[in-house]
RNA sequence: GGGCCUGUAGCUCAGUCGGUUAGAGCAUCCCUCUGAUAAGGGGAAGGUCACUAGUUCGAGUCUAGUCAGGCCCA
Numbered sequence: 001g002g003g004c005c006u007g008u009a010g011c012u013c014a015g016u017c018g019g020u021u022a023g024a025g026c027a028u029c030c031c032u033c034u035g036a037u038a039a040g041g042g043g044a045a046g047g048u049c050a051c052u053a054g055u056u057c058g059a060g061u062c063u064a065g066u067c068a069g070g071c072c073c074a
Stems, first nucleotide, its partner, number of pairs: 001073007010026004019057001028044005050066005
């Protein structure tokens, strides 16, 4: 330098044919339960869907570019 893959909550990851409100587990906080607890039950908070632009009535999803990480080739 070229090709490909990945980027979504604090962490690890889902997300269907583009469709109206973006989810799970763990962690955090609150309540409850218990003789007690880091275990059990209930709830809450937590998001620039990497960034910019484009297509579309509508984009986490499609397109282009940029950035970061990884793999392969040179």
Molecule: transfer RNA
Organism: uncultured Ardenticatenia bacterium